[in-house]
RNA sequence: AGGGGCAUAGUACAACGGCUAGUAUAUGGGUCUCCAAAACCUAGGAUCGUGGUUCGAUUCCACGUGCCCCUG
Repeated sequence: AGGGGCAUAGUACAACGGCUAGUAUAUGGGUCUCCAAAACCUAGGAUCGUGGUUCGAUUCCACGUGCCCCUG
């Protein structure tokens, strides 16, 4: 330099273009316990950025940013 992939809670991942954006785990609170652990209940927390398409975008398109892989 060229080509390709990925970007969503703290972390690991889901989400036929129409969801209240979900699950696990972590964290806070509670129940239980003599105290803890485990178990159960509960709370908060996320779509990389800017535009575009569309009645409607996490999803499609363009550009940018970051990471990974391949080629030279």
The RNA shown here (transfer RNA) has 72 nucleotides and comes from Candidatus Saccharibacteria bacterium TM7i. The sequence is in RNAcentral, with records from Rfam. It matches the Rfam family "tRNA". The family's RNA type in Rfam is transfer RNA. Its family is annotated with triplet codon-amino acid adaptor activity in the Gene Ontology. The organism belongs to Candidatus Saccharimonadota, within Bacteria.